[in-house]
C1' cells in the first nucleotide's frame, strides 16, 4: 500500500414547490425523477426545536447514476405590478324602436254631381217670461151617496086616550135632507218634468241644414327633421367587483448537459 473477514460505529436506501405552523420535517396535495426497501400511526394530526430537513419496528448496502461545488438550460410552484384579453356581476345610461309634429317623394282610391277651411243656425250648458202634462192645497159649482134610536115628512100594522067617533105619540117600509165622503168641471196657490214657444248669456272635438268664395285634403309606403325620452322594449361606452390566460418582474426549483472536488472509520487476517 493492496485484498478479505468482522463491528449492537456512522452513513444511505429520491428531490422539489406551495400549503400548515412561532418554526423544521412528515402525513394529505401538486410537479418531477428512478437502479432507488417493508411495515405501522399522523389534519381541531404525528414527531422534533436553530446540531430542528421526520417518529417507532424490520431488513439491506458502504456505492458515486445518488454526495459537495460552479456554469448554462429548464418542468413545475409562489408573489407582485400594472397592461392586454376572455368570463360573470353590479353600477350605468348612449343608440335605436315605440309616441307627438313638420318637410320631400311615390302610390292608390275621394274631390267642381264641391276637397279642406270660413261664417249663421241647431245638438250641449245656463237665465227670465209664458203655455202644456202630472201632482198638492184651499174654494165654488154640479151629480152621486149619505141618519139601527139620539133629523124632518108620510107614517100600514100594532099601542095609547074613549062607550064609540075623534085625537095622540110612533117601529119598519118609503120620500127628503145635515155634517161628511166621492166623482167631474172652473177658479186660485203651489211643486215637478225640462216636453213646447219667445228673448238672453256661454260653449261648440263632432255631426246635422244653410251661406259666400272655390281646389284640394286625408291614408299607406320610403327617407329625413324637431320634439318628448320612461310609459314599454334594446340595452352601447364607461367604472367597480370577482376570477382565468398572456406578457414581464422577482423567487425557489424537480431535471438535463459541462467543468472540478470529495468518495467511510474502527480492529482482526494474508500478501
Nucleotide at each position: 500500500c493492496a485484498g478479505a473477514g468482522g463491528c449492537u460505529g456512522g452513513a444511505u436506501c429520491g428531490g422539489g414547490g406551495g400549503g400548515c405552523c412561532a418554526g423544521g420535517c412528515g402525513u394529505a396535495c401538486c410537479c418531477u425523477g428512478u437502479u432507488a426497501c417493508u411495515g405501522c400511526a399522523a389534519a381541531c394530526c404525528g414527531u422534533c426545536u436553530u446540531u430542528a430537513u421526520g417518529g417507532c419496528a424490520g431488513g439491506a448496502u458502504c456505492g458515486a447514476g445518488a454526495c459537495c461545488u460552479u456554469c448554462g438550460g429548464g418542468c413545475g410552484g409562489c408573489a407582485g405590478c400594472a397592461a392586454u384579453c376572455g368570463u360573470a356581476u353590479a353600477u350605468g345610461g348612449a343608440u335605436g324602436c315605440c309616441c307627438g309634429c313638420u318637410g320631400a317623394u311615390u302610390u292608390g282610391a275621394c274631390g267642381u254631381u264641391g276637397a279642406g277651411g270660413c261664417c249663421c243656425u241647431g245638438u250641449c250648458c245656463u237665465g227670465c217670461c209664458g203655455g202644456a202634462u202630472c201632482g198638492u192645497u184651499a174654494u165654488c159649482a154640479u151629480g152621486g151617496u149619505g141618519a139601527a134610536a139620539c133629523g124632518g115628512g108620510u107614517c100600514a100594522g100594532g099601542c095609547c086616550c074613549u062607550g064609540a067617533c075623534c085625537g095622540g105619540a110612533g117601529c119598519a117600509g118609503c120620500c127628503c135632507u145635515a155634517a161628511g165622503c166621492u166623482a167631474u168641471g172652473g177658479c186660485a196657490u203651489u211643486g215637478a218634468u225640462g216636453c213646447u214657444g219667445g228673448c238672453g248669456g256661454g260653449g261648440u272635438c263632432g255631426c246635422a241644414g244653410g251661406g259666400a268664395a272655390g281646389a284640394g285634403a286625408a291614408g299607406a309606403a320610403u327617407c329625413g327633421g324637431c320634439g318628448a325620452u320612461c310609459a314599454g322594449c334594446u340595452g352601447a361606452a364607461a367604472u367597480g367587483u370577482a376570477u382565468g390566460a398572456u406578457a414581464c418582474u422577482g423567487u425557489c426549483c424537480a431535471c438535463c448537459g459541462a467543468g472540478g472536488g470529495a468518495c467511510c472509520g474502527c480492529c482482526u487476517c494474508u500478501g
This is a predicted structure of a 271-nucleotide RNA (Bacterial large signal recognition particle RNA) from a Candidatus Aenigmatarchaeota archaeon. The organism belongs to Candidatus Aenigmatarchaeota, within Archaea. A source record names the gene ffs. Its mean pLDDT, the model's own confidence on a scale to 100, is 76.